[in-house]
RNA sequence: GCUAACAUUGGAGAUGGCAGCCUCCCUUAACCGCCGGAACCGUACCGGCUGAUGAUGCCUGCAUGAAU
Numbered sequence: 001g002c003u004a005a006c007a008u009u010g011g012a013g014a015u016g017g018c019a020g021c022c023u024c025c026c027u028u029a030a031c032c033g034c035c036g037g038a039a040c041c042g043u044a045c046c047g048g049c050u051g052a053u054g055a056u057g058c059c060u061g062c063a064u065g066a067a068u
Stems, first nucleotide, its partner, number of pairs: 010025004016059004021054001033049005
């Protein structure tokens, strides 16, 4: 330095917390939203749109409507 096995352990999934589940990553990483336009090697620029979830349940915050 390489390979294999075993044991232990961490991080991430576009806005908060908890739980179990799923997926991904091994620090050279996973991840850092979408659509359209012009531009166009590319970077970058302009306009528009959704969401506190990876999905599920609960809580919190925000928004809308109704009732007391």
The RNA shown here (Fluoride riboswitch aptamer (crcB RNA motif)) has 68 nucleotides and comes from a Deltaproteobacteria bacterium.